[in-house]
RNA sequence: GAUUUAUAAAGAAGAGGGGAGAGAUUAGGCUCUGAGAACCUCUAGCAACCGGAACAAGAUAUGUUCCAUGGUGCUAAUACCUAACCCAAAGUCCUGUAAAUA
Numbered sequence: 001g002a003u004u005u006a007u008a009a010a011g012a013a014g015a016g017g018g019g020a021g022a023g024a025u026u027a028g029g030c031u032c033u034g035a036g037a038a039c040c041u042c043u044a045g046c047a048a049c050c051g052g053a054a055c056a057a058g059a060u061a062u063g064u065u066c067c068a069u070g071g072u073g074c075u076a077a078u079a080c081c082u083a084a085c086c087c088a089a090a091g092u093c094c095u096g097u098a099a100a101u102a
Stems, first nucleotide, its partner, number of pairs: 007102002013043005021032003026083004044075003049071002051067006084097002
C1' cells in the first nucleotide's frame, strides 16, 4: 500500500513548550479557538481491538466472565451534521442502507 470482517450515539485531560488555526478530503452548515488552535513532550485516564487468565469434560474454533501489567487506539460536539441510495407525484423531515474515513 491492497483486500476481507467487525466496530464507531457509551467512556476518558491536566501541565509544559508552541503561536493561528482546528473539527480527514471537496462543498454547504454548524462548532471550537489569543480566556491560546494544530503540533510536540510529560503525566494522568478511558476502552477489551491485539494479548493474558478462568469456565463451557480435553484440543481447535466459538461464547461468557475477569485483567488496563504488555502492544495499539482514544480522551469537545454521533465519526459534529448533510451530500449517494431507499422512501416520495415533487420537495422536505424521520428511519434505514451505502460510499468515503478511522
Predicted 3D model of a 102-nucleotide RNA (SAM riboswitch aptamer (S box leader)) from a Bacteroidales bacterium.